[in-house]
Context: one part of a larger RNA
């Protein structure tokens, strides 16, 4: 000089970007952040039609039963998600990160292509009824039931082992390609339309869609290996027994002391092994002319964690933030027996701190998660709010105006300065206030119609076109127009030299200043206050860090 997630001090008009717990990975009160499918399933309730039954009434009609249908809830049972997204930097000095390569081998749900099936039974468990424990949390026994929910059978396009042979390449084990034969080893329905035919009927039958099973092949994610590179420390020199390596054996999606018998004694090490310390890594940020130092806020990859420490269950993916178990601290209820929670999610509280924000709006929009879909959830995300924290961009008037007014300062008493400044006089209307007007941000999906495809079919159903209503949180803002008025909008520092800018006065090594060097002891341009002067400006200093 530059920068900063800044802070403190004095002072503040607008407005656009963007940024905000850097400390205590302390502790958390209350909301909310993961739900969705009735086109997988049986119930329980409410409503509404309907045909019927029973009481009351002469009647009309009230009223109550159950059935039947629909609509619509609520908890189950099932499916997929919840392992994405959001958050933090504790802990790692490592294959964590970065890169360049690699396969012993592999795994990959939903998505894409493509082959081939979807056949026939069975048994339960939840809701739900009854009981019984218990303050609650909940538990326990009995009995009913459905299913894309759980088990057998059947097939076997295929898949996987095994065996045997054949071809091509190495040739020592192997590797690729096709083949025989033998074991094993799937699956489940819902919603639609429908002409002939069969059926009393429901339905068979046809056909569409959305599933389900199996296998290849992609795409996407993901383990897994190796080489290079990644802080300080020798006042850490010497480390290591599953330790290195080998056979077998187990394990794993797979390689592999990964684990295990059992055998050899190895293996690392001043090119710093092992131990301390500190550190999340990069991508980049900041400086610096570079080289090269510092440093990892925001943003974007990667790792890691998740009150603290174990473990594993499920599942394509977790050793799992808002899952389960078991311990421990901590902290609520409790009827003393026993229960219950996890903000490093968004808010927002308390605490230490120099220090860091609303307990807002909305799913309109991108994006995700369920659904055929309408849709319904999303504190991801789009928005507004706070903070001069930072950048940027605007404004706090412009021109005219000399009797140099009045008034402060000075002072050689002649002046001089503040100072064209004001006053006055004429303009403009940015912004800001006041009134009207008024947005982009939204083309998807949803209807109608036509064309094409399937297909028996002028049903349905997909696809393309064309058009018509509807859908905005921001936001009655942004814009845009029109009104009044100079009206509402200038402060902080410094002036002794480095450093651009001087005098009076007070004071009297006192008071105090100060980054250095140094002032101040009666003429202080350095102290304080005044007047004027530089300098920067919605800022200006000061203090920290960096280079």
């Nucleotide at each position: 000089g530059a920068a900063c997630g800044a802070a403190c001090g004095c002072u503040g008009g607008c407005g656009g970007c963007g940024u905000g717990g850097a400390u205590a990975a302390g502790a958390c009160a209350u909301g909310c952040a993961a739900g969705u499918c009735g086109a997988g399933c049986g119930a329980g309730g409410a409503c509404c039609a309907g045909a019927g039954g029973g009481u009351a009434g002469u009647a009309a009609u009230a009223u109550u039963c159950g059935c039947u249908g629909g609509u619509u809830u609520u908890a189950g049972c099932g499916g997929c998600g919840a392992a994405a997204g959001g958050g933090u930097g504790c802990g790692u000095a490592a294959c964590a990160c970065g890169u360049a390569g690699g396969a012993a081998a592999u795994c990959u749900g939903c998505c894409g292509u493509g082959a081939a099936g979807u056949u026939g039974g069975g048994a339960a468990c939840a809701a739900c009824c009854u009981g019984c424990c218990g303050a609650a949390a909940g538990g326990u026994a009995g009995g009913c039931u459905a299913a894309u929910g759980c088990c057998g059978a059947a097939u076997g396009u295929g898949a996987a082992c095994c065996a045997c042979a054949c071809c091509g390449g190495a040739u020592a084990a192997c590797c690729g390609g096709a083949g025989u034969g033998g074991u094993u080893u799937a699956a489940a329905g819902c919603c639609g339309g429908g002409g002939a035919c069969c059926g009393c009927a429901a339905g068979g039958c046809c056909u569409g869609g959305c599933g389900c099973u199996u296998c290849a092949c992609g795409a996407u994610g993901a383990u897994c290996c190796u080489g290079c590179g990644u802080c300080c420390u020798a006042u850490c020199a010497g480390c290591u027994a599953g330790u290195u390596g080998g056979u077998g054996a187990g394990g794993u999606a797979a390689c592999g002391g990964c684990c295990c018998a059992c055998c050899a004694a190895g293996g690392c090490g001043a090119u710093g092994a092992c131990g301390g310390g500190u550190a999340g890594c990069u991508g980049g940020u900041c400086u610096g002319a570079g080289a090269g130092g510092a440093c990892g806020a925001c943003c974007a990859g990667c790792c890691a964690c998740a009150c603290u420490g174990g473990a594993a269950c499920u599942g394509a993916g977790a050793c799992a933030c808002g899952g389960u178990c078991c311990a421990g601290a901590c902290a609520c209820c409790u009827a003393c027996g026993g229960g219950u929670g996890g903000c490093a999610g968004c808010a927002g509280u308390c605490g230490a701190g120099a220090a860091u924000c609303u307990u807002u709006c909305a799913c309109a929009a991108u994006g995700g998660g369920g659904g055929c879909a309408a849709c319904c959830c999303u504190g991801a995300u789009g928005g507004a709010g706070c903070g001069a924290c930072g950048c940027c961009g605007c404004g706090u008037g412009g021109g005219g105006g000399a009797u140099g007014a009045a008034g402060g300062g000075c002072u050689u008493c002649g002046g001089c300065u503040c100072g064209u400044a004001a006053a006055c006089c004429c303009c403009u209307g940015u912004c800001a206030u006041u009134c009207g007007u008024g947005a982009g941000c939204a083309a998807a999906g949803c209807g109608a119609g036509c064309a094409g495809g399937u297909g028996a079919a002028u049903a349905g159903c997909c696809u393309g076109c064309u058009u018509g209503a509807c859908u905005g949180a921001u936001a009655g803002u942004a814009g845009c127009g029109a009104a009044a008025g100079a009206g509402g909008a200038a402060g902080g520092g410094a002036c002794g030299g480095c450093u651009a800018a001087c005098u009076c006065u007070g004071u009297g090594c006192c008071a105090g200043c100060a980054g250095c060097c140094g002032c101040g002891g009666u003429a202080a341009u350095a102290c304080a206050g005044a007047g004027g002067u530089c300098c920067c400006a919605a800022g200006c200093g000061u203090u920290g860090u960096u280079c």
A computed fold for a 547-nucleotide part of an RNA from a metagenome, annotated as small-subunit ribosomal RNA, 5' domain.
RNAcentral holds the full RNA, with entries from SILVA.
The coordinates come from a structure-prediction model, not an experiment, and the mean pLDDT is 83.